Predicted 3D model of an 82-nucleotide RNA (c-di-GMP-I riboswitch aptamer) from Domibacillus robiginosus.
It matches the Rfam family "c-di-GMP-I riboswitch aptamer". Rfam's curators write: GEMM was predicted in a large-scale screen for bacterial structured RNA regulatory elements.
The prediction has a mean pLDDT of 87.
RNA sequence: CGCACGAAAAGGCAAAAUCGCUGAAAAGCGAUGACGCAAAACUAUAGGGGCUAACGGAAAUCCAUGCCAGCCAGUUGCCGAA
Repeated sequence: CGCACGAAAAGGCAAAAUCGCUGAAAAGCGAUGACGCAAAACUAUAGGGGCUAACGGAAAUCCAUGCCAGCCAGUUGCCGAA
């Protein structure tokens, strides 16, 4: 120095719920709030999986171009004990 790993330290993020706004919805944004998280940082046309069903459709429990990465995953990264 690198990989693995995750003690300590410095910090970081922010679940549910409530209020307001956007949206057809899923959900997102802001405020309050902390369930938790060693990547709870980024990536949705690199992949899998999931949610919604406006539009479409004779109809459907069909359909994504909409949404979720705090589902798996890919990429990158702070610190340095055993």